Transfer RNA from Candidatus Moranbacteria bacterium GW2011_GWC2_37_8, 72 nucleotides, folded computationally. It matches the Rfam family "tRNA". Rfam classes the family as a transfer RNA. Model confidence (mean pLDDT): 82 of 100.
RNA sequence: UCCGACGUGGCGCAGCGGUAGCGCAGUUGACUGUUAAUCAAUUGGUCGUAGGUUCGAAUCCUACCGUCGGAG
Repeated sequence: UCCGACGUGGCGCAGCGGUAGCGCAGUUGACUGUUAAUCAAUUGGUCGUAGGUUCGAAUCCUACCGUCGGAG
């Protein structure tokens, strides 16, 4: 320098055009002599950044940033 993959709540991931979800963690309550476990409810995300396409973008296109891998 070139090519590819990935970037989504605190963490691990799903969502492949129609107003973002699961598990764990957190909070509150129930249960228990207490803790743990279990059960119920619940908080939390301008989807890496900036543009573009579209009635509508996490999703498609472009550029950049970061991480990882490959080529030279």
Lineage of the source: Bacteria > Bacteria candidate phyla > Candidatus Moraniibacteriota. The sequence was found in a public genome assembly.